Molecule: SAM riboswitch aptamer (S box leader)
Organism: Anaerovirgula multivorans
RNA sequence: AGCUUAUCGAGAAUUAGGGGAGAGAGUUGGCUCUAUGAUCCUAUACCAACCUACUAAUAACGUAAGGUGGUCCGGCUGACAACGAUAAGAG
Numbered sequence: 001a002g003c004u005u006a007u008c009g010a011g012a013a014u015u016a017g018g019g020g021a022g023a024g025a026g027u028u029g030g031c032u033c034u035a036u037g038a039u040c041c042u043a044u045a046c047c048a049a050c051c052u053a054c055u056a057a058u059a060a061c062g063u064a065a066g067g068u069g070g071u072c073c074g075g076c077u078g079a080c081a082a083c084g085a086u087a088a089g090a091g
Base pairs, nucleotide, nucleotide: 003089004088005087006086007085008084013044015043016042017041018040022033023032024031026080027079028078029077030076045071046070047069049068050067051066052064053063054062075083
C1' cells in the first nucleotide's frame, strides 16, 4: 500500500511554542474559516471511539488511560465518484 469487519451521534484546551498562506479528503458549484496568524507540527492538559487490563457478568454496565485516536462546528453542503477518516484482524 491492498483486503475484511465496525463506526463516522455525543464527549473533550478560549493552552503554550513552532511556522507563515492558504484551508475545509478528490473534481466541480456553493457556503464558511484565516495575517486579530488559519490548515499543519510539537508539548502538555482533557475526552473515552476501537483495542488492552480489571471488575461485573454466560448479556449489559462500570473503572483505568497502556496502544492508536480525537478535542469550534458536521464526513459543511448539491452533483459525480464510491470515495475519505478512525480502530481492530489476517497475511